[in-house]
């Protein structure tokens, strides 16, 4: 000077320092991001079994949020729903933006706690962390 990401900026108080400034902690605001939340609309948990066809019985880590991070197959260990590894895949990223081509990489993790569809008003929360750089063509800015 830049990349992923919402994760940046301004001000106040206080303490420290290499003291016209910088940093720690605690606040306020702006910007950006996320969740909850009416009418209307939508929905009436899933799987299996039984049956007089509308109900009954049994079982289920039920349901939801952030995020690109979903889903499938194979192998091993377990022997309930799990763990590890491999190959793919929805999807995502690569330096002003878009499209095309080639190339490279990701395809995780965490949270709520039986509860939440959409949703005006309204209410609440976050503003971290991690990195070191692809190339070509066309159009636009």
């Nucleotide at each position: 000077c830049g990349c992923c990401g919402a994760a940046u900026c301004u001000c106040c108080g206080u303490c420290g320092c290499c003291c016209u400034g910088c940093g720690g902690c605690g606040g306020a605001g702006a910007g950006c991001g996320g969740g909850g939340g009416a009418c209307c609309c939508a929905u009436c948990g899933g799987u299996g079994g039984c049956c007089a066809a509308g109900g009954c019985c049994a079982c289920c880590u039920g349901g939801g949020g952030c995020g690109a991070a979903u889903c499938g197959c194979c192998g091993c260990g377990a022997c309930g729903u799990c763990g590890c590894g491999g190959c793919g895949u929805a999807g995502c990223g690569c330096a002003c933006u878009u499209u095309c081509u080639c190339g490279c990489g990701c395809g995780a993790g965490c949270c709520c706690g039986u509860c939440a569809g959409c949703u005006c008003a309204c209410c609440c929360c976050g503003u971290a962390g991690g990195c070191a750089u692809g190339a070509g063509a066309a159009a636009g800015a």
Molecule: c-di-AMP riboswitch aptamer (ydaO/yuaA leader)
Organism: soil metagenome